[in-house]
RNA sequence: ACAGGACGUGGCUAGGGUUCCGCCGCCCGCGGGCGGGCUGGUCCGAGCGCCACGACCCACCGCGACGGUGGGCAUCUGAAGGGGCAAAAGCCUGGUAGGG
Numbered sequence: 001a002c003a004g005g006a007c008g009u010g011g012c013u014a015g016g017g018u019u020c021c022g023c024c025g026c027c028c029g030c031g032g033g034c035g036g037g038c039u040g041g042u043c044c045g046a047g048c049g050c051c052a053c054g055a056c057c058c059a060c061c062g063c064g065a066c067g068g069u070g071g072g073c074a075u076c077u078g079a080a081g082g083g084g085c086a087a088a089a090g091c092c093u094g095g096u097a098g099g100g
Base pairs, nucleotide, nucleotide: 007054008053009052010051011050012049015044016043020041021040022038023036024035025034026033027032056072057071058070059069060068061067075095077098081093082092083091
C1' cells in the first nucleotide's frame, strides 16, 4: 500500500424531540382554539449500552438432515455538514473524514 472480514433480527435502556394523549396559561359559541417541551404516556432510539434468538467458525456424535451436544463470536478514538419522520437524537451518512 492492497484485498477480505469484524453479521442479522427482536426486546429493553441511556438519550431524543413534540404527531397524538396528558399538564399549564389564555380565549371561546363549551363540541373546541392558540401557545408552552412542560415531570410523563404514544412515538424515534445506540458500531464503540444490556438481554435473547438466529447466522457463521471449531470439536465430537449421527447413514444422513437447514440434525444433536459443547465451545467460540474478541476489539471499537472520532467530528462538522447533510438526511429523515411531526420533530429531534448516542437514529442514518459513519468502525466515514480526521487523530493515535